[in-house]
c-di-GMP-I riboswitch aptamer, 77 nucleotides, folded computationally. Rfam family: c-di-GMP-I riboswitch aptamer. About the family: GEMM was predicted in a large-scale screen for bacterial structured RNA regulatory elements. Of the family's consensus pairs, 100% are formed in the model. The sequence was found by an Rfam model in a public genome assembly.
C1' cells in the first nucleotide's frame, strides 16, 4: 500500500414512529427517537431495480436494494 474487518479504541450515521414545514404523490427538510450500519460517506447526469403520477411514460423520487465510480477513520487475526 492492497485486501480484510475484531464482543478493540476514538468518533460517526440513524429505520420505524411522533411533531412542524414543503410536495399532487412517491418523498424531502428540521427537531425528537434508535431498528440497524465498517462506508447507512458522495454520485439518481454510471447501469440495473424499485416507488409515485399517468391512458402510457418520467423530465418526479429512493444511495438504508444490487453493481459501478470517487473519497475516507482505526488496525487484532
Nucleotide at each position: 500500500u492492497c485486501a480484510c474487518g475484531a464482543u478493540a479504541a476514538u468518533g460517526g450515521c440513524a429505520a420505524a414512529c411522533c411533531a412542524u414545514c414543503g410536495g399532487a404523490a412517491a418523498c424531502g427538510a428540521u427537531g425528537g427517537g434508535a431498528c440497524g450500519c465498517a462506508a447507512a460517506g458522495c454520485u439518481a447526469u454510471a447501469g440495473g431495480g424499485c416507488c409515485u403520477u399517468u391512458a402510457a411514460a418520467a423530465u418526479g423520487g429512493c444511495a438504508g436494494c444490487c453493481u459501478a465510480g470517487c473519497c475516507a477513520c482505526c488496525g487484532a487475526a